[in-house]
Molecule: transfer RNA
Organism: Actinomycetota bacterium
């Protein structure tokens, strides 16, 4: 050099085929509850401008380009 997969909460991920209500789950963390006090347990909550720039579009995580990180083939 070509080629392909992967990037989404503090991690692990779903979510994309087929654009469309309010961006999600588990873990983790903060507060409450329960306890003699802790774990378990329960209830509530906080965290994201979806890798980055631009392009389609009434409308983009989702479609299209160029990067960018990271990995796997071929040369």
């Nucleotide at each position: 050099g070509g080629g392909c997969c992967u990037g989404u909460a503090g991690c692990u991920c779903a979510g994309c085929a087929c654009g469309g209500u309010g961006a999600g789950a588990g873990c983790g963390c903060a507060u409450c509850c329960c306890u003699g006090a802790u774990a378990a347990g329960g209830a509530u909550g906080a965290g994201g401008u979806c890798g980055u720039u631009g392009g389609u579009u009434c409308a983009a995580g989702u479609c299209c380009a160029a990067c960018c990180a990271g990995g796997c083939c071929c040369a």